[in-house]
RNA sequence: AUCGAGAGAGGCUGAGGGAACCGGCCCGCAGACGCCUCGGCAACCUGCAUCCGACGGAGGGUGUGUGGUGCCAAGCCCGGCCGAGCCGACGGCUCGGAGGAU
Numbered sequence: 001a002u003c004g005a006g007a008g009a010g011g012c013u014g015a016g017g018g019a020a021c022c023g024g025c026c027c028g029c030a031g032a033c034g035c036c037u038c039g040g041c042a043a044c045c046u047g048c049a050u051c052c053g054a055c056g057g058a059g060g061g062u063g064u065g066u067g068g069u070g071c072c073a074a075g076c077c078c079g080g081c082c083g084a085g086c087c088g089a090c091g092g093c094u095c096g097g098a099g100g101a102u
Base pairs, nucleotide, nucleotide: 001102002101003100008038009037010036011035012034016027017026018025021080022079023078024077039072040071041070044068045067047064048063049062050061051060052059076099081097082096083095084094085093086092087091
């Protein structure tokens, strides 16, 4: 800084899984989760091209997608904690933050 977008086939395995706790909701023996192979998405880092930067340099914009991460059910699956505003209201809604992921 971003998180309402995007991107799956095959093989192995076999009962749980969506990080942990609570409450929901959902995925799963018509094989989830995980692992491997291949593929893809994206543009965080990097490479390349180009432009701005008076020259040079620091730095930055745009494009591309070389290499490296990440990702490829659901908004970060939703809520929980703090604050503000609103609602005939012991609760709920919206926004911001905290927390988390990259």